The RNA shown here (transfer RNA) has 76 nucleotides and comes from a Verrucomicrobiia bacterium. Taxonomically the source falls in Verrucomicrobiia (Bacteria, Pseudomonadati, Verrucomicrobiota).

RNA sequence: GGGGCAGUAGCUCAGUUGGUAGAGCACCACAAUGGCAUUGUGGGGGUCAGGGGUUCAACUCCCCUCUGCUCCACCA
Repeated sequence: GGGGCAGUAGCUCAGUUGGUAGAGCACCACAAUGGCAUUGUGGGGGUCAGGGGUUCAACUCCCCUCUGCUCCACCA
RNA backbone atom coordinates (compact mmCIF):
# COMPACT_ATOMS: atom_id res chain seq x y z
P G A 1 -1.11 3.66 3.56
O5' G A 1 -0.89 2.77 2.29
C5' G A 1 -0.70 3.35 1.01
C4' G A 1 -0.69 2.24 0.00
C3' G A 1 -1.93 1.36 0.00
O3' G A 1 -3.00 1.93 -0.76
C1' G A 1 0.00 0.00 0.00
P G A 2 -4.51 1.60 -0.38
O5' G A 2 -4.73 0.12 -0.88
C5' G A 2 -4.76 -0.19 -2.27
C4' G A 2 -4.97 -1.67 -2.49
C3' G A 2 -6.17 -2.28 -1.76
O3' G A 2 -7.40 -2.03 -2.44
C1' G A 2 -4.29 -3.64 -1.43
P G A 3 -8.75 -2.00 -1.60
O5' G A 3 -8.98 -3.51 -1.19
C5' G A 3 -9.27 -4.49 -2.20
C4' G A 3 -9.40 -5.87 -1.58
C3' G A 3 -10.44 -6.03 -0.49
O3' G A 3 -11.77 -6.10 -0.98
C1' G A 3 -8.46 -7.16 0.11
P G A 4 -12.98 -5.63 -0.09
O5' G A 4 -13.03 -6.76 1.04
C5' G A 4 -13.37 -8.10 0.69
C4' G A 4 -13.29 -8.99 1.90
C3' G A 4 -14.14 -8.56 3.09
O3' G A 4 -15.49 -8.93 2.94
C1' G A 4 -11.98 -9.14 3.83
P C A 5 -16.64 -8.04 3.63
O5' C A 5 -16.48 -8.36 5.20
C5' C A 5 -16.72 -9.67 5.69
C4' C A 5 -16.37 -9.77 7.16
C3' C A 5 -17.03 -8.76 8.07
O3' C A 5 -18.36 -9.10 8.41
C1' C A 5 -14.74 -8.88 8.58
P A A 6 -19.45 -7.91 8.71
O5' A A 6 -18.95 -7.31 10.09
C5' A A 6 -19.01 -8.09 11.28
C4' A A 6 -18.29 -7.41 12.43
C3' A A 6 -18.81 -6.02 12.83
O3' A A 6 -19.95 -6.10 13.66
C1' A A 6 -16.45 -5.98 12.72
P G A 7 -20.98 -4.86 13.67
O5' G A 7 -20.26 -3.73 14.51
C5' G A 7 -19.79 -4.01 15.86
C4' G A 7 -19.11 -2.79 16.44
C3' G A 7 -20.01 -1.57 16.58
O3' G A 7 -19.78 -0.89 17.83
C1' G A 7 -18.11 -1.04 15.28
P U A 8 -20.83 -1.13 19.06
O5' U A 8 -22.24 -0.81 18.41
C5' U A 8 -22.70 0.53 18.24
C4' U A 8 -24.20 0.59 18.38
C3' U A 8 -24.77 0.00 19.67
O3' U A 8 -24.67 0.91 20.76
C1' U A 8 -26.01 -0.81 17.83
P A A 9 -24.32 0.31 22.21
O5' A A 9 -25.60 0.66 23.12
C5' A A 9 -25.84 2.03 23.49
C4' A A 9 -26.39 2.10 24.89
C3' A A 9 -25.58 1.35 25.94
O3' A A 9 -25.59 2.08 27.16
C1' A A 9 -27.79 0.53 25.92
P G A 10 -24.36 3.05 27.53
O5' G A 10 -23.36 2.06 28.30
C5' G A 10 -22.16 2.58 28.90
C4' G A 10 -21.60 1.55 29.85
C3' G A 10 -21.39 0.18 29.23
O3' G A 10 -20.10 0.07 28.66
C1' G A 10 -22.65 -0.03 31.22
P C A 11 -19.90 -0.73 27.23
O5' C A 11 -20.00 -2.27 27.65
C5' C A 11 -18.98 -2.88 28.45
C4' C A 11 -19.33 -4.33 28.71
C3' C A 11 -19.65 -5.16 27.48
O3' C A 11 -18.48 -5.66 26.87
C1' C A 11 -21.34 -5.48 29.09
P U A 12 -18.46 -6.00 25.25
O5' U A 12 -19.44 -7.25 25.14
C5' U A 12 -19.07 -8.52 25.68
C4' U A 12 -20.13 -9.55 25.36
C3' U A 12 -20.58 -9.61 23.92
O3' U A 12 -19.70 -10.35 23.11
C1' U A 12 -22.47 -9.63 25.35
P C A 13 -19.74 -10.15 21.49
O5' C A 13 -21.23 -10.59 21.13
C5' C A 13 -21.90 -10.05 20.00
C4' C A 13 -23.37 -10.40 20.11
C3' C A 13 -24.24 -9.94 18.96
O3' C A 13 -24.18 -10.87 17.86
C1' C A 13 -25.30 -9.43 21.00
P A A 14 -24.62 -10.39 16.39
O5' A A 14 -26.21 -10.26 16.47
C5' A A 14 -27.00 -11.42 16.52
C4' A A 14 -28.47 -11.10 16.70
C3' A A 14 -29.18 -10.40 15.54
O3' A A 14 -29.45 -11.27 14.47
C1' A A 14 -29.93 -9.53 17.60
P G A 15 -29.28 -10.70 12.96
O5' G A 15 -30.39 -9.55 12.84
C5' G A 15 -31.77 -9.85 13.02
C4' G A 15 -32.55 -8.57 13.20
C3' G A 15 -32.47 -7.59 12.04
O3' G A 15 -33.42 -7.97 11.04
C1' G A 15 -32.17 -6.44 14.09
P U A 16 -33.34 -7.46 9.55
O5' U A 16 -31.80 -7.63 9.10
C5' U A 16 -31.17 -6.60 8.33
C4' U A 16 -30.63 -7.18 7.05
C3' U A 16 -31.65 -7.89 6.18
O3' U A 16 -31.33 -7.69 4.81
C1' U A 16 -29.91 -9.37 6.73
P U A 17 -32.17 -6.68 3.91
O5' U A 17 -33.04 -7.69 3.05
C5' U A 17 -33.16 -7.45 1.62
C4' U A 17 -34.60 -7.18 1.28
C3' U A 17 -35.16 -5.89 1.90
O3' U A 17 -34.99 -4.82 0.97
C1' U A 17 -36.68 -7.74 2.09
P G A 18 -34.67 -3.37 1.34
O5' G A 18 -35.18 -3.17 2.86
C5' G A 18 -34.26 -2.85 3.90
C4' G A 18 -34.68 -1.59 4.65
C3' G A 18 -36.17 -1.46 4.93
O3' G A 18 -36.31 -0.92 6.25
C1' G A 18 -35.39 0.45 3.77
P G A 19 -37.44 -1.63 7.22
O5' G A 19 -38.46 -0.45 7.52
C5' G A 19 -38.07 0.68 8.32
C4' G A 19 -39.29 1.46 8.75
C3' G A 19 -40.45 0.59 9.26
O3' G A 19 -41.12 1.28 10.29
C1' G A 19 -41.15 1.84 7.36
P U A 20 -41.05 0.80 11.83
O5' U A 20 -41.63 2.06 12.62
C5' U A 20 -41.09 3.38 12.33
C4' U A 20 -40.90 4.11 13.63
C3' U A 20 -39.85 3.49 14.54
O3' U A 20 -39.16 4.54 15.24
C1' U A 20 -41.95 3.51 15.63
P A A 21 -37.58 4.53 15.34
O5' A A 21 -37.17 3.05 15.80
C5' A A 21 -37.19 2.70 17.16
C4' A A 21 -36.56 1.36 17.36
C3' A A 21 -36.50 0.97 18.82
O3' A A 21 -37.72 0.33 19.19
C1' A A 21 -34.39 0.65 17.79
P G A 22 -38.08 -0.09 20.69
O5' G A 22 -37.53 -1.57 20.70
C5' G A 22 -37.14 -2.22 21.91
C4' G A 22 -36.72 -3.64 21.59
C3' G A 22 -36.05 -4.34 22.75
O3' G A 22 -37.02 -4.88 23.64
C1' G A 22 -34.76 -4.64 20.80
P A A 23 -36.59 -5.17 25.18
O5' A A 23 -35.79 -6.55 25.09
C5' A A 23 -36.44 -7.74 24.65
C4' A A 23 -35.45 -8.88 24.59
C3' A A 23 -34.68 -9.14 25.89
O3' A A 23 -35.45 -9.91 26.81
C1' A A 23 -33.18 -9.13 24.06
P G A 24 -35.21 -9.69 28.38
O5' G A 24 -33.81 -10.39 28.69
C5' G A 24 -33.66 -11.80 28.54
C4' G A 24 -32.21 -12.18 28.69
C3' G A 24 -31.53 -11.65 29.95
O3' G A 24 -31.79 -12.45 31.10
C1' G A 24 -30.15 -11.25 28.06
P C A 25 -31.97 -11.69 32.50
O5' C A 25 -30.51 -11.20 32.89
C5' C A 25 -29.47 -12.13 33.17
C4' C A 25 -28.12 -11.45 33.20
C3' C A 25 -27.96 -10.28 34.16
O3' C A 25 -27.74 -10.70 35.51
C1' C A 25 -27.06 -9.68 32.08
P A A 26 -28.31 -9.80 36.69
O5' A A 26 -27.56 -8.40 36.53
C5' A A 26 -26.18 -8.30 36.79
C4' A A 26 -25.67 -6.89 36.48
C3' A A 26 -26.36 -5.77 37.23
O3' A A 26 -25.84 -5.59 38.55
C1' A A 26 -26.19 -5.20 34.94
P C A 27 -26.81 -5.12 39.70
O5' C A 27 -27.27 -3.64 39.31
C5' C A 27 -26.33 -2.59 39.26
C4' C A 27 -27.01 -1.28 38.88
C3' C A 27 -28.25 -0.94 39.69
O3' C A 27 -27.93 -0.34 40.93
C1' C A 27 -28.71 -0.63 37.38
P C A 28 -28.86 -0.63 42.20
O5' C A 28 -30.18 0.22 41.92
C5' C A 28 -30.14 1.63 41.89
C4' C A 28 -31.51 2.18 41.54
C3' C A 28 -32.67 1.64 42.36
O3' C A 28 -32.79 2.26 43.63
C1' C A 28 -33.24 1.64 40.06
P A A 29 -33.45 1.45 44.85
O5' A A 29 -35.01 1.44 44.46
C5' A A 29 -35.73 2.66 44.43
C4' A A 29 -37.16 2.41 43.97
C3' A A 29 -37.92 1.34 44.73
O3' A A 29 -38.46 1.83 45.94
C1' A A 29 -38.22 1.01 42.42
P C A 30 -38.70 0.85 47.18
O5' C A 30 -39.95 -0.01 46.73
C5' C A 30 -41.22 0.59 46.54
C4' C A 30 -42.18 -0.38 45.88
C3' C A 30 -42.39 -1.70 46.59
O3' C A 30 -43.31 -1.59 47.68
C1' C A 30 -42.05 -2.11 44.30
P A A 31 -43.19 -2.61 48.90
O5' A A 31 -43.67 -4.00 48.29
C5' A A 31 -45.03 -4.17 47.88
C4' A A 31 -45.26 -5.58 47.34
C3' A A 31 -44.79 -6.70 48.24
O3' A A 31 -45.75 -7.00 49.25
C1' A A 31 -44.04 -7.09 46.03
P A A 32 -45.23 -7.56 50.65
O5' A A 32 -44.78 -9.05 50.34
C5' A A 32 -45.74 -10.04 49.98
C4' A A 32 -45.09 -11.33 49.55
C3' A A 32 -44.10 -11.93 50.54
O3' A A 32 -44.78 -12.67 51.56
C1' A A 32 -43.15 -11.96 48.39
P U A 33 -44.55 -12.33 53.10
O5' U A 33 -43.02 -12.71 53.35
C5' U A 33 -42.66 -14.07 53.37
C4' U A 33 -41.19 -14.20 53.73
C3' U A 33 -40.74 -13.39 54.94
O3' U A 33 -41.04 -14.04 56.16
C1' U A 33 -39.19 -13.11 53.15
P G A 34 -41.71 -13.20 57.32
O5' G A 34 -40.57 -12.18 57.79
C5' G A 34 -40.90 -11.03 58.58
C4' G A 34 -39.64 -10.47 59.20
C3' G A 34 -38.51 -10.21 58.22
O3' G A 34 -38.63 -8.95 57.61
C1' G A 34 -37.71 -11.44 60.08
P G A 35 -38.20 -8.78 56.04
O5' G A 35 -36.60 -8.83 56.03
C5' G A 35 -35.82 -7.75 56.55
C4' G A 35 -34.37 -8.12 56.61
C3' G A 35 -33.75 -8.56 55.29
O3' G A 35 -33.35 -7.44 54.52
C1' G A 35 -33.19 -10.12 56.96
P C A 36 -33.32 -7.55 52.90
O5' C A 36 -32.12 -8.57 52.62
C5' C A 36 -30.78 -8.16 52.83
C4' C A 36 -29.86 -9.33 52.65
C3' C A 36 -29.87 -9.99 51.29
O3' C A 36 -29.09 -9.29 50.32
C1' C A 36 -29.92 -11.63 52.95
P A A 37 -29.56 -9.27 48.78
O5' A A 37 -29.50 -10.80 48.34
C5' A A 37 -28.26 -11.48 48.13
C4' A A 37 -28.49 -12.97 47.97
C3' A A 37 -29.33 -13.38 46.77
O3' A A 37 -28.58 -13.48 45.59
C1' A A 37 -30.14 -14.46 48.70
P U A 38 -29.22 -13.01 44.19
O5' U A 38 -30.51 -13.92 44.02
C5' U A 38 -30.40 -15.32 43.82
C4' U A 38 -31.77 -15.98 43.91
C3' U A 38 -32.80 -15.46 42.95
O3' U A 38 -32.70 -16.07 41.66
C1' U A 38 -33.74 -15.53 45.11
P U A 39 -33.16 -15.28 40.34
O5' U A 39 -34.75 -15.28 40.45
C5' U A 39 -35.48 -16.50 40.37
C4' U A 39 -36.93 -16.27 40.70
C3' U A 39 -37.65 -15.21 39.90
O3' U A 39 -38.06 -15.68 38.62
C1' U A 39 -38.16 -14.92 42.18
P G A 40 -38.19 -14.62 37.41
O5' G A 40 -39.50 -13.80 37.79
C5' G A 40 -40.76 -14.45 37.85
C4' G A 40 -41.83 -13.52 38.38
C3' G A 40 -41.96 -12.20 37.65
O3' G A 40 -42.74 -12.32 36.47
C1' G A 40 -41.93 -11.80 39.97
P U A 41 -42.46 -11.32 35.24
O5' U A 41 -43.04 -9.93 35.74
C5' U A 41 -44.43 -9.78 36.00
C4' U A 41 -44.72 -8.44 36.60
C3' U A 41 -44.17 -7.24 35.85
O3' U A 41 -44.96 -6.87 34.75
C1' U A 41 -43.67 -6.99 38.14
P G A 42 -44.25 -6.21 33.44
O5' G A 42 -43.84 -4.74 33.94
C5' G A 42 -44.85 -3.79 34.26
C4' G A 42 -44.28 -2.62 35.02
C3' G A 42 -43.23 -1.78 34.32
O3' G A 42 -43.79 -0.86 33.40
C1' G A 42 -42.53 -2.19 36.52
P G A 43 -42.86 -0.36 32.14
O5' G A 43 -41.76 0.54 32.84
C5' G A 43 -42.13 1.73 33.53
C4' G A 43 -40.94 2.36 34.21
C3' G A 43 -39.80 2.78 33.30
O3' G A 43 -40.04 4.03 32.68
C1' G A 43 -38.93 1.66 35.19
P G A 44 -39.29 4.38 31.28
O5' G A 44 -37.82 4.81 31.75
C5' G A 44 -37.64 5.96 32.58
C4' G A 44 -36.21 6.04 33.02
C3' G A 44 -35.18 6.08 31.90
O3' G A 44 -35.04 7.38 31.35
C1' G A 44 -34.49 4.54 33.54
P G A 45 -34.77 7.55 29.77
O5' G A 45 -33.32 6.91 29.59
C5' G A 45 -32.18 7.48 30.22
C4' G A 45 -30.99 6.59 30.04
C3' G A 45 -30.67 6.23 28.59
O3' G A 45 -29.92 7.26 27.97
C1' G A 45 -30.59 4.29 29.93
P G A 46 -30.35 7.79 26.50
O5' G A 46 -29.76 6.70 25.51
C5' G A 46 -28.43 6.22 25.66
C4' G A 46 -27.86 5.81 24.33
C3' G A 46 -28.02 6.82 23.22
O3' G A 46 -26.86 6.84 22.42
C1' G A 46 -29.05 4.79 22.58
P U A 47 -26.08 8.22 22.13
O5' U A 47 -26.41 8.61 20.63
C5' U A 47 -27.68 9.07 20.25
C4' U A 47 -27.57 9.92 19.01
C3' U A 47 -26.89 9.26 17.83
O3' U A 47 -27.86 8.59 17.06
C1' U A 47 -25.92 11.41 18.25
P C A 48 -27.46 7.56 15.92
O5' C A 48 -26.63 6.43 16.73
C5' C A 48 -25.42 5.96 16.21
C4' C A 48 -25.37 4.45 16.31
C3' C A 48 -24.87 3.77 15.04
O3' C A 48 -23.95 2.74 15.38
C1' C A 48 -26.94 2.85 15.67
P A A 49 -22.71 2.43 14.34
O5' A A 49 -21.47 3.32 14.81
C5' A A 49 -21.22 3.52 16.23
C4' A A 49 -20.07 4.47 16.39
C3' A A 49 -20.18 5.73 15.55
O3' A A 49 -20.96 6.74 16.17
C1' A A 49 -18.07 4.74 15.22
P G A 50 -21.87 7.71 15.25
O5' G A 50 -20.80 8.68 14.57
C5' G A 50 -20.05 9.60 15.36
C4' G A 50 -19.16 10.43 14.46
C3' G A 50 -19.84 11.09 13.29
O3' G A 50 -20.53 12.29 13.63
C1' G A 50 -17.88 10.05 12.55
P G A 51 -21.85 12.70 12.77
O5' G A 51 -21.27 13.15 11.35
C5' G A 51 -20.46 14.30 11.26
C4' G A 51 -19.94 14.47 9.85
C3' G A 51 -20.98 14.49 8.75
O3' G A 51 -21.66 15.74 8.65
C1' G A 51 -19.21 13.10 8.10
P G A 52 -23.18 15.80 8.08
O5' G A 52 -23.03 15.41 6.54
C5' G A 52 -22.41 16.33 5.66
C4' G A 52 -22.17 15.69 4.30
C3' G A 52 -23.39 15.23 3.51
O3' G A 52 -24.09 16.30 2.89
C1' G A 52 -21.74 13.57 3.42
P G A 53 -25.70 16.13 2.57
O5' G A 53 -25.75 15.00 1.46
C5' G A 53 -25.19 15.23 0.17
C4' G A 53 -25.27 13.99 -0.70
C3' G A 53 -26.66 13.46 -1.01
O3' G A 53 -27.29 14.19 -2.05
C1' G A 53 -25.25 11.67 -0.40
P U A 54 -28.90 14.25 -2.13
O5' U A 54 -29.34 12.77 -2.47
C5' U A 54 -29.04 12.19 -3.75
C4' U A 54 -29.61 10.80 -3.84
C3' U A 54 -31.08 10.67 -3.50
O3' U A 54 -31.91 11.03 -4.60
C1' U A 54 -29.87 8.97 -2.40
P U A 55 -33.21 11.97 -4.35
O5' U A 55 -34.18 11.04 -3.48
C5' U A 55 -34.69 9.83 -4.01
C4' U A 55 -35.40 9.05 -2.92
C3' U A 55 -36.41 9.84 -2.13
O3' U A 55 -37.66 9.95 -2.80
C1' U A 55 -35.06 8.57 -0.65
P C A 56 -38.46 11.35 -2.78
O5' C A 56 -38.94 11.47 -1.25
C5' C A 56 -39.54 12.70 -0.78
C4' C A 56 -40.19 12.45 0.55
C3' C A 56 -39.34 11.71 1.56
O3' C A 56 -38.47 12.61 2.25
C1' C A 56 -41.46 10.70 1.47
P A A 57 -36.94 12.15 2.53
O5' A A 57 -37.09 10.95 3.56
C5' A A 57 -37.56 11.18 4.89
C4' A A 57 -37.83 9.87 5.60
C3' A A 57 -36.65 8.92 5.72
O3' A A 57 -35.83 9.26 6.81
C1' A A 57 -38.56 7.72 4.99
P A A 58 -34.25 9.14 6.66
O5' A A 58 -33.97 7.57 6.57
C5' A A 58 -34.41 6.70 7.60
C4' A A 58 -33.39 5.60 7.81
C3' A A 58 -32.04 6.08 8.33
O3' A A 58 -31.46 5.08 9.16
C1' A A 58 -31.74 5.03 6.26
P C A 59 -31.61 5.12 10.73
O5' C A 59 -30.60 3.99 11.28
C5' C A 59 -29.22 4.30 11.43
C4' C A 59 -28.41 3.03 11.37
C3' C A 59 -28.38 2.34 10.01
O3' C A 59 -27.38 2.92 9.19
C1' C A 59 -28.77 0.77 11.73
P U A 60 -27.70 3.15 7.60
O5' U A 60 -28.05 1.70 7.04
C5' U A 60 -27.11 0.64 7.13
C4' U A 60 -27.77 -0.67 6.71
C3' U A 60 -28.21 -0.72 5.26
O3' U A 60 -27.96 -1.99 4.70
C1' U A 60 -30.09 -1.05 6.69
P C A 61 -26.69 -2.18 3.75
O5' C A 61 -27.03 -1.25 2.48
C5' C A 61 -27.73 -1.78 1.35
C4' C A 61 -27.77 -0.75 0.23
C3' C A 61 -26.49 0.04 0.03
O3' C A 61 -25.54 -0.68 -0.75
C1' C A 61 -28.31 1.52 0.05
P C A 62 -23.95 -0.44 -0.53
O5' C A 62 -23.69 0.99 -1.18
C5' C A 62 -23.79 1.16 -2.60
C4' C A 62 -23.43 2.59 -2.97
C3' C A 62 -22.13 3.11 -2.39
O3' C A 62 -21.00 2.70 -3.15
C1' C A 62 -23.84 4.71 -2.06
P C A 63 -19.60 2.51 -2.40
O5' C A 63 -19.11 4.00 -2.15
C5' C A 63 -18.77 4.85 -3.24
C4' C A 63 -18.39 6.23 -2.75
C3' C A 63 -17.32 6.27 -1.67
O3' C A 63 -16.01 6.13 -2.20
C1' C A 63 -19.09 7.71 -1.08
P C A 64 -14.86 5.48 -1.28
O5' C A 64 -14.52 6.63 -0.23
C5' C A 64 -13.95 7.86 -0.67
C4' C A 64 -13.88 8.86 0.47
C3' C A 64 -13.15 8.39 1.72
O3' C A 64 -11.74 8.47 1.61
C1' C A 64 -15.18 9.43 2.33
P U A 65 -10.82 7.46 2.47
O5' U A 65 -11.00 7.96 3.97
C5' U A 65 -10.56 9.26 4.35
C4' U A 65 -11.01 9.58 5.76
C3' U A 65 -10.56 8.61 6.84
O3' U A 65 -9.22 8.82 7.24
C1' U A 65 -12.83 9.11 7.15
P C A 66 -8.35 7.59 7.85
O5' C A 66 -8.99 7.37 9.29
C5' C A 66 -8.92 8.40 10.27
C4' C A 66 -9.65 7.96 11.53
C3' C A 66 -9.22 6.62 12.10
O3' C A 66 -8.02 6.72 12.85
C1' C A 66 -11.57 6.76 12.08
P U A 67 -7.03 5.44 12.92
O5' U A 67 -7.82 4.42 13.86
C5' U A 67 -8.07 4.77 15.23
C4' U A 67 -8.93 3.70 15.88
C3' U A 67 -8.45 2.27 15.70
O3' U A 67 -7.39 1.95 16.59
C1' U A 67 -10.76 2.37 15.30
P G A 68 -6.31 0.81 16.15
O5' G A 68 -7.10 -0.57 16.32
C5' G A 68 -7.51 -0.98 17.62
C4' G A 68 -8.38 -2.22 17.51
C3' G A 68 -7.79 -3.38 16.74
O3' G A 68 -6.87 -4.14 17.52
C1' G A 68 -10.03 -3.05 16.08
P C A 69 -5.71 -4.95 16.76
O5' C A 69 -6.47 -6.17 16.06
C5' C A 69 -7.11 -7.16 16.86
C4' C A 69 -7.88 -8.14 15.99
C3' C A 69 -7.08 -8.79 14.88
O3' C A 69 -6.29 -9.87 15.35
C1' C A 69 -9.15 -8.05 14.02
P U A 70 -4.90 -10.23 14.58
O5' U A 70 -5.36 -10.74 13.16
C5' U A 70 -6.11 -11.92 13.02
C4' U A 70 -6.59 -12.10 11.60
C3' U A 70 -5.52 -12.10 10.53
O3' U A 70 -4.84 -13.35 10.44
C1' U A 70 -7.31 -10.74 9.84
P C A 71 -3.34 -13.42 9.83
O5' C A 71 -3.53 -13.34 8.26
C5' C A 71 -4.15 -14.39 7.54
C4' C A 71 -4.43 -14.00 6.11
C3' C A 71 -3.23 -13.55 5.30
O3' C A 71 -2.43 -14.63 4.83
C1' C A 71 -5.01 -12.06 4.93
P C A 72 -0.87 -14.41 4.55
O5' C A 72 -0.85 -13.44 3.28
C5' C A 72 -1.31 -13.91 2.01
C4' C A 72 -1.36 -12.77 1.00
C3' C A 72 -0.05 -12.05 0.74
O3' C A 72 0.80 -12.78 -0.14
C1' C A 72 -1.77 -10.46 0.99
P A A 73 2.41 -12.57 -0.07
O5' A A 73 2.62 -11.08 -0.62
C5' A A 73 2.36 -10.78 -1.99
C4' A A 73 2.47 -9.29 -2.24
C3' A A 73 3.83 -8.68 -1.88
O3' A A 73 4.79 -8.88 -2.91
C1' A A 73 2.09 -7.33 -0.99
P C A 74 6.34 -8.97 -2.51
O5' C A 74 6.72 -7.48 -2.06
C5' C A 74 6.66 -6.40 -2.98
C4' C A 74 6.94 -5.10 -2.27
C3' C A 74 8.22 -5.07 -1.47
O3' C A 74 9.35 -4.80 -2.30
C1' C A 74 6.46 -4.20 -0.17
P C A 75 10.81 -5.43 -1.90
O5' C A 75 11.27 -4.55 -0.64
C5' C A 75 11.53 -3.17 -0.80
C4' C A 75 11.90 -2.56 0.54
C3' C A 75 12.98 -3.30 1.30
O3' C A 75 14.29 -2.95 0.85
C1' C A 75 11.18 -2.80 2.75
P A A 76 15.47 -4.03 0.75
O5' A A 76 15.83 -4.30 2.27
C5' A A 76 16.41 -3.27 3.08
C4' A A 76 16.37 -3.65 4.54
C3' A A 76 17.04 -4.98 4.89
O3' A A 76 18.43 -4.83 5.03
C1' A A 76 14.91 -4.88 5.90

The coordinates come from a structure-prediction model, not an experiment, and the mean pLDDT is 82.